Predicted 3D model of a 72-nucleotide RNA (transfer RNA) from Primulina eburnea. The gene name in the source record is trnI-GAU. The same sequence occurs in records of 14 taxa. It matches the Rfam family "tRNA". Rfam classes the family as a transfer RNA. The organism belongs to Primulina, within Eukaryota.

RNA sequence: GGGCUAUUAGCUCAGUGGUAGAGCACGCCCCUGAUAAUUGCGUCGUUUCUGGUUCAAGUCCAGGAUGGCCCA
Numbered sequence: 001g002g003g004c005u006a007u008u009a010g011c012u013c014a015g016u017g018g019u020a021g022a023g024c025a026c027g028c029c030c031c032u033g034a035u036a037a038u039u040g041c042g043u044c045g046u047u048u049c050u051g052g053u054u055c056a057a058g059u060c061c062a063g064g065a066u067g068g069c070c071c072a
Base pairs, nucleotide, nucleotide: 001071002070003069004068005067006066007065010024011023012022013021018055026042027041028040048064049063050062051061052060
């Protein structure tokens, strides 16, 4: 220098252009003589950034940032 790939909740990750989700974690409740486990409910999001397309973008397009892999 060239190519590929990843970026979404505190963590690990889903997400066919049409309400942003799961598990774990955390808080409260239930349960117990008590604790743990369990059950139920709930909190937590600038979807890496900037633009574009579209009635509508996490998703499509362009350009950046950071990490990883490969070629040279």